[in-house]
RNA sequence: GGCCCCUUCGUCUAGAGGCCUAGGACACCGGCUUUUCAUGCCGGCAACACGGGUUCGACUCCCGUAGGGGUCA
Numbered sequence: 001g002g003c004c005c006c007u008u009c010g011u012c013u014a015g016a017g018g019c020c021u022a023g024g025a026c027a028c029c030g031g032c033u034u035u036u037c038a039u040g041c042c043g044g045c046a047a048c049a050c051g052g053g054u055u056c057g058a059c060u061c062c063c064g065u066a067g068g069g070g071u072c073a
Stems, first nucleotide, its partner, number of pairs: 001072007010026004018056001028044005049065005
């Protein structure tokens, strides 16, 4: 340098055109329970890497950029 794959809450992940003002688990915060802690229950917090394009509509499709991984030279 060429080609291929990946990037979503703090972490791990689901979602693959409209059902999503994006769901779950763990973590964190608050409450209840308990003499206290732990457990359990309820609630809350928090995310689509970035820039364009296609579309009535994009986390989703296309192009580019950045980062990571693989492969060829």
This is a predicted structure of a 73-nucleotide RNA (transfer RNA) from an Alphaproteobacteria bacterium. It matches the Rfam family "tRNA". The family's RNA type in Rfam is transfer RNA. Gene Ontology term of the family: triplet codon-amino acid adaptor activity. Model confidence (mean pLDDT): 80 of 100.